Predicted 3D model of a 75-nucleotide RNA (transfer RNA) from a Methanomassiliicoccaceae archaeon. Taxonomically the source falls in Methanomassiliicoccaceae (Archaea, Methanobacteriati, Thermoplasmatota, Methanomassiliicoccales). It was read from a public genome assembly. The coordinates come from a structure-prediction model, not an experiment, and the mean pLDDT is 80. Rfam family: tRNA. Gene Ontology term of the family: triplet codon-amino acid adaptor activity. It is annotated as a transfer RNA.

């Protein structure tokens, strides 16, 4: 210096390859139920600029560049 892989909600993840029907699950956190009370259990709800710009397209977590971290290999 070179090359590959990750980065999505307070924590863990699905989905990327093959744009559109999806921003979903799971714990967590709030409200209520149920109980004599927790605790399980049951309904309901809040939280996401998909790491950052930028471009390509009618539409972009998804394609393309570019930069950030961060692991790994290689010199």
């Nucleotide at each position: 210096g070179g090359a590959u892989c990750c980065g999505u909600a307070g924590c863990u993840u699905a989905g990327a390859c093959u744009g559109g029907c999806u921003g979903g699950a799971g714990c967590g956190c709030c409200c209520g139920g149920c109980u004599g009370a927790u605790a399980a259990c049951c309904g309901g709800g809040a939280g996401g600029u998909c790491g950052a710009g930028a471009g390509u397209u009618c539409a972009a977590a998804u394609c393309u560049c570019u930069u950030c971290g961060g692991a790994u290999c290689c010199a």